[in-house]
The prediction has a mean pLDDT of 77. Predicted 3D model of a 124-nucleotide RNA (SAM riboswitch aptamer (S box leader)) from a Flavobacteriales bacterium. Its Rfam family is "SAM riboswitch aptamer (S box leader)". Gene Ontology term of the family: regulation of gene expression. It was read from a public genome assembly, where an Rfam model found it. The source organism's lineage runs through Bacteria, Pseudomonadati, Bacteroidota, Flavobacteriia and Flavobacteriales. The model forms 97% of the base pairs in the Rfam consensus.
RNA sequence: GUUUUAUAAAGAAGAGAUGAGAGACUGGCUCAAUGAUUCUCUGGCAACCAACUUAAAGUCGGCUUAAGCUGAUUGGAAAACCGGUGCCAAUUCCAGAUCCCAACUAAAUGGGAGAAUAUAAAUU
Repeated sequence: GUUUUAUAAAGAAGAGAUGAGAGACUGGCUCAAUGAUUCUCUGGCAACCAACUUAAAGUCGGCUUAAGCUGAUUGGAAAACCGGUGCCAAUUCCAGAUCCCAACUAAAUGGGAGAAUAUAAAUU
């Protein structure tokens, strides 16, 4: 880099250095010398992964008329601290190929799907 799946209307700061753009792209609209962006340190948020521990349930054995109790084993809902990435303006800032529904036909508009983007895990 490719592919698949999941999520994306919540949440979250300060200092130093740098010095003009940034919000993926296009059009808007915002943020920005009261310092954008990027880097470093500290702090925080909690989407995924990992995970101490462990529920339901199953199986075998023992006690028991039975209900049930108990040991081992399988199983793995949930899951703190810590950890691996990520993130810490505005709904992914809004809309944008295409399709469906509502709307008296159409359009505007609203809703849904979908595409694109981002993040994580797996795969290659």